[in-house]
RNA sequence: CUCUUAUCCCGAGUAGGCGGAGGGACAGGCCCGAUGAAGCCCGGCAACCGGCAUGACAUGUGUACGGUGCUAACCUGAAAGGAUUGUAAUUCCCUUGACGAUAAGAG
Numbered sequence: 001c002u003c004u005u006a007u008c009c010c011g012a013g014u015a016g017g018c019g020g021a022g023g024g025a026c027a028g029g030c031c032c033g034a035u036g037a038a039g040c041c042c043g044g045c046a047a048c049c050g051g052c053a054u055g056a057c058a059u060g061u062g063u064a065c066g067g068u069g070c071u072a073a074c075c076u077g078a079a080a081g082g083a084u085u086g087u088a089a090u091u092c093c094c095u096u097g098a099c100g101a102u103a104a105g106a107g
Base pairs, nucleotide, nucleotide: 001107002106003105004104005103006102007101008100013042016041017040018039022032023031024030026077027076028075029074043071044070045069048067049066050065051063052062053061054060078096079095081093082092083091
């Protein structure tokens, strides 16, 4: 990097430290940010994989030890259907998906 499977609900600093201008994947919107962005450390959340314990053996339950991950809040992107409208545009509703993210496995 590609493919497969699963998840994308909830949760996690409102006075932690360093840092010093960007950030929210991309595009458009809309937002966050000198009352301090990214990043790093600490803390925290969760429980995907491993470990450990337990077990009625259900690849269950618990733990949070190790490997990751996450730690402002969103909308749209393509297509079908419906509502609105004189056709349309626009707007709204709904379904499926695309893109993207994470974990595990394979190449």
Molecule: SAM riboswitch aptamer (S box leader)
Organism: Terrilactibacillus laevilacticus